[in-house]
RNA sequence: GCGGGUGGCCGGGUGGCCGCUCCCGUUCCGGUUGAGCCGGUUGCGGGGGAGGAAAGUCCGGGCUCCACGGAGACACGGUGCCGGGUAAUUCCCGGCGGGGGUGACCCCAGGGAAAGUGCCACAGAGAGCAGACCGCCCGCCGGAGCCUUCGGGCUCGCGGGCAAGGGUGAAAGGGUGCGGCAAGAGCGCACCGCGGCGGCGGCAACGUCGCCGGCAUGGCAAACCCCACCGGGAGCAAGACCAAGUAGGAACGGCAGCCCUCGCGGGCAAUCCUGUCUUCGGGACGGUCGUUCGGGUAGGUCGCGCGAGGUGUCCGGCGACGGGCAUCCCAGAUGAAUGGCCACCACCCGGCAUUGCCGGGAACAGAACCCGGCUUACAGGCCGCCCGCAUUU
RNA sequence: GCGGGCGUAGCUCAGUGGAAGAGCACGGCGCUUACACCGCCGGUGUCGGAGGUUCGAAUCCUUCCGCCCGCACCA
Numbered sequence: 001g002c003g004g005g006u007g008g009c010c011g012g013g014u015g016g017c018c019g020c021u022c023c024c025g026u027u028c029c030g031g032u033u034g035a036g037c038c039g040g041u042u043g044c045g046g047g048g049g050a051g052g053a054a055a056g057u058c059c060g061g062g063c064u065c066c067a068c069g070g071a072g073a074c075a076c077g078g079u080g081c082c083g084g085g086u087a088a089u090u091c092c093c094g095g096c097g098g099g100g101g102u103g104a105c106c107c108c109a110g111g112g113a114a115a116g117u118g119c120c121a122c123a124g125a126g127a128g129c130a131g132a133c134c135g136c137c138c139g140c141c142g143g144a145g146c147c148u149u150c151g152g153g154c155u156c157g158c159g160g161g162c163a164a165g166g167g168u169g170a171a172a173g174g175g176u177g178c179g180g181c182a183a184g185a186g187c188g189c190a191c192c193g194c195g196g197c198g199g200c201g202g203c204a205a206c207g208u209c210g211c212c213g214g215c216a217u218g219g220c221a222a223a224c225c226c227c228a229c230c231g232g233g234a235g236c237a238a239g240a241c242c243a244a245g246u247a248g249g250a251a252c253g254g255c256a257g258c259c260c261u262c263g264c265g266g267g268c269a270a271u272c273c274u275g276u277c278u279u280c281g282g283g284a285c286g287g288u289c290g291u292u293c294g295g296g297u298a299g300g301u302c303g304c305g306c307g308a309g310g311u312g313u314c315c316g317g318c319g320a321c322g323g324g325c326a327u328c329c330c331a332g333a334u335g336a337a338u339g340g341c342c343a344c345c346a347c348c349c350g351g352c353a354u355u356g357c358c359g360g361g362a363a364c365a366g367a368a369c370c371c372g373g374c375u376u377a378c379a380g381g382c383c384g385c386c387c388g389c390a391u392u393u
Numbered sequence: 394g395c396g397g398g399c400g401u402a403g404c405u406c407a408g409u410g411g412a413a414g415a416g417c418a419c420g421g422c423g424c425u426u427a428c429a430c431c432g433c434c435g436g437u438g439u440c441g442g443a444g445g446u447u448c449g450a451a452u453c454c455u456u457c458c459g460c461c462c463g464c465a466c467c468a
Base pairs, nucleotide, nucleotide: 001389002388003387004386005385006384007383008382009381010380012345013344014343015342016341017340018339020049021048022047023046024045025044026043028040029039030038031037032036051364055375056374058373059372060371061370062369063235064234065233066232076231077230078229079228080227081095082094083093084092085091096110097108098107099106100105111226112225116224117223118220119219120218133166134165135162136161137160138159139158140157143156144155145154146153147152174192175191176190177189178188179187193215194213195212196211197210198209199208200207201206239302240301241300242299249293250292251291252290253289254288257268258267259266260265273287274286275285276284277283295467296466297465309328310327311326312325313324314323315322316321347361348360349359350358351357352356394464395463396462397461398460399459400458403417404416405415406414411448418437419435420434421433422432423431441457442456443455444454445453
């Protein structure tokens, strides 16, 4: 210098003018019983005002309500190498194993297939208690045909042996080599792979070494399933309060206890939230809560901005992260603010014709209870570390 | 804002691991003077996109895109 890997950051700047929204102080006006409080198209001053993804809503939590004796189990859903981090996670960090790359580095839902069930289409001889189409080898004197140099040979048939080679397939019951054999075969041996046992290292996943076993039951669990662990349900339209309004409506149900049982369920007891009436029958009407139908409203306040908060620094840790100290207060709208114009600078494109001028452009996208992750979109730019190749010193 | 569902031929839908189908519609031929009806034949297609699991994916998993539905308060 070229090419590449990886981690992190920014996502226009400055000034002026005019607006929008929220908060604070003050003035004026109005209301009100006092200190005072409340309200506003009043005026003035000060302060805050979108994002790295605010997005998708894919996970996890806070918070709120509902349900529920405690605890556990069944069912259902999720997660899945090991260790750690965290409020928590399917997230993050470190390691292990496997795969890819010359390398930096990247990818992996990565437990169990020897508990059981299921599937493995087509092709193929055989596909799950494997199998023989071609092939290789042996026998047939007492099978056939042909050739013959009479030793035998070839072809077919029959009966056996084999699984090396061919062929099918995604996959054919270890691989390579040597020996062995009629031909072959873990049949024997060496190495590799696999399984078991033991030693050592490591918290562990696992690694490594030694011995034994001749190999014995392939794949799929993002198929059912088994094992381990996790999970009560709903969501700020949660929930609480006020105002206005109505057919202030109707129907049904709850407002019960004890015992046994994991549960389903069974048994006992007898009218048991509250008010009124009562013919004393838990009988009638009401109160309260829930569901459904019908009706009304389309208003306000709280929840709602001090938080697992930001910034800086020190310490511990390989790291995710944790701890200490200092400092800061930093959006709260609701037909929904966070903007518009001008000038200069910076960036990109085009033209004129060079160091300037003219014209145009500037991404993805925008809070809605909050927070931590993941994923996806994104013009342009900056920084750190590392790898390969070439060259120079 | 929150919750749920769907996406297969031009339209309406089956198919839920093993070569993508039915009805209507469409095109061609026949019938008819011609049209319709009827008969015969035929293509319908990135199974919304991408990635993964698997020998094999419309189907299983992840992610993205599009569409549809429901949820307010008071009595």
Molecule: RNase P RNA; transfer RNA
Organism: Geminicoccaceae bacterium